RNAcentral holds the full RNA, with entries from ENA.
Predicted 3D model of a 333-nucleotide part of an RNA (large-subunit ribosomal RNA, domain IV) from an Elusimicrobiota bacterium.
Lineage of the source: Bacteria > Pseudomonadati > Elusimicrobiota.
Context: one part of a larger RNA
RNA sequence: CUUGGUUAAGGAACUAGGCAAAAUUAUCCCGUAACUUCGGAAGAAGGGAUGCUGCUUGUUAACUCAAGCAGCCGCAGUGAAAGGGGCAUCGUGACUGUUUAACAAAAACACAGGACUCUGCUGAAAUCGCAAGAUGAUGUAUAGGGUCUGACUCCUGCCCGGUGCUGGAAGGUCAAGGGGAGUGGUUAGCCGCAAGGCGAAGCUACGAACUCAAGCCCCAGUAAACGGCGGCGGUAACUAUAACCGUCCUAAGGUAGCGAAAUUCCUUGUCGGGUAAGUUCCGACCUGCACGAAUGGAGUAACAAAGAUGCCGCUGUCUCAACCAAGUGCUCG
Repeated sequence: CUUGGUUAAGGAACUAGGCAAAAUUAUCCCGUAACUUCGGAAGAAGGGAUGCUGCUUGUUAACUCAAGCAGCCGCAGUGAAAGGGGCAUCGUGACUGUUUAACAAAAACACAGGACUCUGCUGAAAUCGCAAGAUGAUGUAUAGGGUCUGACUCCUGCCCGGUGCUGGAAGGUCAAGGGGAGUGGUUAGCCGCAAGGCGAAGCUACGAACUCAAGCCCCAGUAAACGGCGGCGGUAACUAUAACCGUCCUAAGGUAGCGAAAUUCCUUGUCGGGUAAGUUCCGACCUGCACGAAUGGAGUAACAAAGAUGCCGCUGUCUCAACCAAGUGCUCG
């Protein structure tokens, strides 16, 4: 040093943190709170008993079990071993479950439940594939796909201006195609003394008007679609504050609820509680830098090898270290 064991007095003073250790532990009897979704919480908590001998009663296949009486021994009777320490409060996630094989098990993922949307089927929608074909499904809207939320309870406000989606078709814009006004090239021919000019048909190169789908512009709807949800000035018979008024802007100006919060910078905010003393914790306040309603809001019994705070018990974690056992190493030999 490693692994165990014991320890006076104290008992978390240790430490980021009771990490580790100690303590609890079996069976029977008594007893058991808040809260609650009435199932739970609960083995809540907290107490008591336990050996051996003889006998009685009931019981058994049985010194098998139960109740009782009398006696006996020890420091100690579940005489060793036994796979609960407990309580209170809060945040988060409802729960059992899943996950980073080999640094993360969680408040992350999933979940039952909720909602929106697509899909009417002779290839549904969606997906794989060039196709054939296949999954969906030997299913048919109480079905199947996609997206968001995430038990339950109470709820889920306002905005359609932007982006998206759905519907509309009058007008504007608008491709290929159709159309073919017109123009050019070429030349039989004609004119000309010549140079040259004109030039039908055909062929050929262009080509205006007009016609023309979706889309876009446009008109509506839609937020459990993506998203958004103001500023300034004044005012009440103490002061302070502003129910009230004015004004500017906006598509609309944040409703209920919650709030220094897993969100609060200033900040160890202020007040109260707990401590002798508390940047943490709990309860309030509201001045919300920068909460807020299915990117869900606020609660919530039960649950959690998860997070935060306190208390009881217990202890070598510590004050402060000592001894013992076994093993390894080192020194001597």
About this RNA:
It matches the Rfam family "Bacterial large subunit ribosomal RNA". The coordinates come from a structure-prediction model, not an experiment, and the mean pLDDT is 88.